[in-house]
RNA sequence: UUCUCAUUAAGAAAGGUGGAGGGAUCAGGUCCUAUGAAGCCUUGGCAACCGCUCGAAUUAAAUUCGGGAAAGGUGCUACAUCCUGCUCAAUGUUUGGUAAGCCGGCAUUGGGGAAAAUGAGUU
Numbered sequence: 001u002u003c004u005c006a007u008u009a010a011g012a013a014a015g016g017u018g019g020a021g022g023g024a025u026c027a028g029g030u031c032c033u034a035u036g037a038a039g040c041c042u043u044g045g046c047a048a049c050c051g052c053u054c055g056a057a058u059u060a061a062a063u064u065c066g067g068g069a070a071a072g073g074u075g076c077u078a079c080a081u082c083c084u085g086c087u088c089a090a091u092g093u094u095u096g097g098u099a100a101g102c103c104g105g106c107a108u109u110g111g112g113g114a115a116a117a118u119g120a121g122u123u
Base pairs, nucleotide, nucleotide: 003121004120005119006118007117008116013043014042015041016040017039021032022031023030026085027084028083029082044077045076046075049073050072052068053067054066055065056064057063081115086112087111088110089109090108091107092106093105094104096103097102
């Protein structure tokens, strides 16, 4: 770097350094920020993906499911992955179109998707 699978409304902060931006990218919204942003360092914490461990399916391996610990490998530690964007449905609404049925616009709610992040595997 490629692809696959799983997860993403829970949880967890202080100090030092730094000096103006930041919440992945683009757009809109919104929030944080000189009572000090990002980045870097230190210490702590959270969680339980891998690994470890106990049990079950079930017999050998492998696999799956459930429980446990947190000394190992990662990760994370404002806001739902901050929200929306594409699509489908329902409901409401409408100085738009239509003779009408209905279509379109807008708003809200819900489902799915895209993209991203993290882990495990893989190339």